[in-house]
Molecule: transfer RNA
Organism: Candidatus Aminicenantia bacterium
RNA sequence: CGGGGAGUAGCGCAGUCUGGUUAGCGCGCAGCAUUCGGGAUGCUGAGGUCGUCGGUUCGAAUCCGAUCUCCCCGA
Numbered sequence: 001c002g003g004g005g006a007g008u009a010g011c012g013c014a015g016u017c018u019g020g021u022u023a024g025c026g027c028g029c030a031g032c033a034u035u036c037g038g039g040a041u042g043c044u045g046a047g048g049u050c051g052u053c054g055g056u057u058c059g060a061a062u063c064c065g066a067u068c069u070c071c072c073c074g075a
Stems, first nucleotide, its partner, number of pairs: 001074007010027004020058001029045005051067005
């Protein structure tokens, strides 16, 4: 320098293919129930400008362009 992949909640991931109601799951965290207390279990809740910027569209995590970080391959 070229090609490919990944980036979504504190952590690990799904959703993208085929644009459409409130963006979800597990773990973790907080509260409550249970217990003498804890753990386990159950219920409830908080937590996201979907890496960044721009474009298309009535509508973008999803489509398009640029760019940043990381990984792999090649030169």